[in-house]
Context: one part of a larger RNA
RNA sequence: GGACGAACGCUGGCGGCGUGCCUAACACAUGCAAGUCGAACGGAAAACAUAGCAAUAUGUUUUUAGUGGCGAACGGGUGAGUAACGCGUAGACAACCAACCUUUUUGUGGGGGACAACACUUCGAAAGGAGUGCUAAUACCGCAUACGCUCCAGAUGCCGCCUGGUGUUUGGAGGAAAGGAGCUUUACGGCUUCGCAAAAAGACGGGUCUGCGUCUGAUUAGCUAGUUGGAGGGGUAACGGCCCACCAAGGCGACGAUCAGUAGCCGGUCUGAGAGGAUGGACGGCCACACUGGGACUGAGACACGGCCCAGACUCCUACGGGAGGCAGCAGUGGGGAAUCUUCCGCAAUGGACGAAAGUCUGACGGAGCGACGCCGCGUGAGUGAUGAAGGCCCUUGGGUCGUAAAGCUCUGUCAUCAGGGACGAACGGUCACGUCAGGAAAUGGGCGUGAAUUGACGGUACCUGAGAAGGAAGCCACGGCUAACUACGUGCCAGCAGCCGCGGUAAUACGUAGGUGGCGAGCGUUGUCC
Numbered sequence: 001g002g003a004c005g006a007a008c009g010c011u012g013g014c015g016g017c018g019u020g021c022c023u024a025a026c027a028c029a030u031g032c033a034a035g036u037c038g039a040a041c042g043g044a045a046a047a048c049a050u051a052g053c054a055a056u057a058u059g060u061u062u063u064u065a066g067u068g069g070c071g072a073a074c075g076g077g078u079g080a081g082u083a084a085c086g087c088g089u090a091g092a093c094a095a096c097c098a099a100c101c102u103u104u105u106u107g108u109g110g111g112g113g114a115c116a117a118c119a120c121u122u123c124g125a126a127a128g129g130a131g132u133g134c135u136a137a138u139a140c141c142g143c144a145u146a147c148g149c150u151c152c153a154g155a156u157g158c159c160g161c162c163u164g165g166u167g168u169u170u171g172g173a174g175g176a177a178a179g180g181a182g183c184u185u186u187a188c189g190g191c192u193u194c195g196c197a198a199a200a201a202g203a204c205g206g207g208u209c210u211g212c213g214u215c216u217g218a219u220u221a222g223c224u225a226g227u228u229g230g231a232g233g234g235g236u237a238a239c240g241g242c243c244c245a246c247c248a249a250g251g252c253g254a255c256g257a258u259c260a261g262u263a264g265c266c267g268g269u270c271u272g273a274g275a276g277g278a279u280g281g282a283c284g285g286c287c288a289c290a291c292u293g294g295g296a297c298u299g300a301g302a303c304a305c306g307g308c309c310c311a312g313a314c315u316c317c318u319a320c321g322g323g324a325g326g327c328a329g330c331a332g333u334g335g336g337g338a339a340u341c342u343u344c345c346g347c348a349a350u351g352g353a354c355g356a357a358a359g360u361c362u363g364a365c366g367g368a369g370c371g372a373c374g375c376c377g378c379g380u381g382a383g384u385g386a387u388g389a390a391g392g393c394c395c396u397u398g399g400g401u402c403g404u405a406a407a408g409c410u411c412u413g414u415c416a417u418c419a420g421g422g423a424c425g426a427a428c429g430g431u432c433a434c435g436u437c438a439g440g441a442a443a444u445g446g447g448c449g450u451g452a453a454u455u456g457a458c459g460g461u462a463c464c465u466g467a468g469a470a471g472g473a474a475g476c477c478a479c480g481g482c483u484a485a486c487u488a489c490g491u492g493c494c495a496g497c498a499g500c501c502g503c504g505g506u507a508a509u510a511c512g513u514a515g516g517u518g519g520c521g522a523g524c525g526u527u528g529u530c531c
Base pairs, nucleotide, nucleotide: 001531002530003529004528006527007526008525009524010523013378014377015376016375017374018373019371020370021336026334027333028332030331031330032329035070036069037068040067041066043064044063045062046061047060048059049058050057051056077289078288079287086214087213088212089211090210091209092208093207096206097205101202102201103200104199105198106197107196108195109143111141112140118133119132120131121130122129123128149174150173151172152171153170154169155168156167157166158165159164179194180193181192182191183190184189215261216260217259222252223251224250227249228248229247230246232244233243234242264286265285266284267283268279269278270277271276291312292311293310294309295308314325315324316323317322342368344367345366346365350364351362352361353360354359381411382410383409384408391402392401393400394399415472417467418466419465420464421463425458429454431452432451433450434449435448436447437446475520476519477518478517479516480501481500482499486515487514488513489512490511496503497502
């Protein structure tokens, strides 16, 4: 000199864009943060219409506790742990998985038995259960079928990268499925569409392995028994001591093993001419964690932040028998601290989940609020004005200086204020109308195009116009040398200053005040840290 997620002191007009618990991975009141689908299913409730004197029946619409499906493994937070194939980089899988999506092929036949809901009975203070009976399905379970697929036995082609990979073919064995909606038809049925099953390929995403790199300490020198390897088995999506029985005695280490300390890693960021050094806050990628420790279940995917079980600490409820909870999600509270924000608005946009769709949900996100915390921009007026006014300070008493500075005169109108107008972000989607195309017996439906009306949290915001008025808007630090900037008074080794050298003991340019001057300016200085 530069930089900062900064803090402190004095001061403080406006706007834009960013950014804001670095400390206690401390404890948390309250609200919200993951639902959705009635076009999978049986009920229940309500409204309306029709029939009926009524009970009630039928139909339509709406809502949805339960069964079922998909999602909840994403998105969001944090950095505790981790010195590790965790991360970075370059490769490998002839050792792997893959829901949703795309393409292709082949199918979707025929049966059965339950369990919620519900009704009744019953236990409990509650949380929550228990029993009996009834019932539907795209829930569950057999059977049939098998283009692919798997396994076994055989024949055979091609290829390679150690184990081998990949085709063709014969025989045998095994394994699947689910329906819903719309239109049409007298009906069997037909058409459209969303699904369902098997298989192959792709895409997206993941899993595993390997080379190299990745802080400090030798005042840590030896470490290791599933340890190192083998043939066998189990397990896994998959290789493997991953696990197990047996056998062998290996494996690592001064090229630093082991132990101890510290730490999430990277793209990047800061600094520097570079080499390098330091750093990893915001944003993006990866990893790990979710009160602490352990475990599995479900599932395509978890060993699962707002799921389950066990143990522990803590908090709360209790009828004392027993129960409930987990903000390192968004706000917010207490505490700690030098220190870090609103218990805001909206799903209008983007993205996500579900749904045929309308749509619902979304503290992701879009916005607004607070903080000079940072960067950037703007303003606090412009021109003219010498009797160099008054006043302050200094003075050798002549004067000098503040100083064109002020006043005065002539203008301007940024920002702020008030008034009026007023956006972009909106494209969709769905509805209606029209045209057209493929398919179909037709109709519904579908694709493409045109047009119409409709959809904005921010926000009556940005922006524009007008009004009036210089009116509402400047401070902070320094002035001995380094280092730009000097005098007076007060004080008298006192009070004090100080980054270093050093000032102060009676004329202090170094302390305090005033005038002046220098520097920066809505900031200025100090402290801390890095280069």
Molecule: small-subunit ribosomal RNA, 5' domain
Organism: uncultured bacterium